[in-house]
């Protein structure tokens, strides 16, 4: 520097439930643990999700299509970092 254990110490917390916020995706708090060696941090790298609004469509509405400035870091990626059996 790689790498990663039935190790030590400590940590996080999926689904689901409750309350609140949001148009939604989703977020926050409490409960709860499927998992996680970065499940720490980064959304102006790629990707995914949403579509209030906007654009298109229409005579109009509905329906439909497109659209991020919204969201996701527990998808890839970037970055910093605890521990040390084995290799």
């Nucleotide at each position: 520097a790689a790498c990663g254990a039935u190790a030590a110490a400590g940590g996080c917390a999926a689904a689901c439930c409750u309350g609140c916020c949001g148009a939604a995706a989703g977020g926050c708090a409490g409960g709860g643990a499927c998992g996680c060696a970065a499940a720490g941090c980064c959304a102006a790298g790629g990707g995914u999700c949403u579509a209030c609004g906007g654009u298109c469509u229409u005579a109009a509405a509905u329906u439909g299509a497109c659209u991020a400035u919204g969201a996701c870091a527990g998808c890839c990626g970037g970055u910093u970092g605890c521990c040390g059996c084995a290799u």

Predicted 3D model of an 87-nucleotide RNA (c-di-GMP-I-GGC riboswitch aptamer) from Peptococcaceae bacterium UBA5757. The source organism's lineage runs through Bacteria, Bacillati, Bacillota, Eubacteriales and Peptococcaceae. Its Rfam family is "c-di-GMP-I-GGC riboswitch aptamer". The literature on the family includes a 2010 paper in Biochemistry by Smith et al., "Structural and biochemical determinants of ligand binding by the c-di-GMP riboswitch ".